[in-house]
RNA sequence: GGCCGGGUCCCGUGCGGCGGAAUUCCAUGAAUCCCGUCAGGUCCGAGAGGAAGCAGCGGUAAGUGGGUCUUUCCGGGUGACGCGGGGUUACCUGGCCGGA
Numbered sequence: 001g002g003c004c005g006g007g008u009c010c011c012g013u014g015c016g017g018c019g020g021a022a023u024u025c026c027a028u029g030a031a032u033c034c035c036g037u038c039a040g041g042u043c044c045g046a047g048a049g050g051a052a053g054c055a056g057c058g059g060u061a062a063g064u065g066g067g068u069c070u071u072u073c074c075g076g077g078u079g080a081c082g083c084g085g086g087g088u089u090a091c092c093u094g095g096c097c098g099g100a
Base pairs, nucleotide, nucleotide: 001097002096003095004094005093006092007091008090009086010085011084012083013082014081015079016078018075019074020073021072022071025066026065027064028063034059035058036057037056042051043050044049
């Protein structure tokens, strides 16, 4: 100096990770305008029974709080990550050949 390969570069695709939001889970959550059960008492009935239903209890809705995990979405000069394609102007690197 030449040739070949690889990397830095570009595009597409995938994976993980970070941040945010939502979901799931738990807790809380209705004086009454949610549900159920309704002590006591009330009403109807000759009676047997029936009706409505306060308090209480249980469950739940909207919401609120908590927070690891599960699932979904969004974002990035997140990743000396994968795969495929492109590119050889420049830089780095490995091999081969030739010259000094």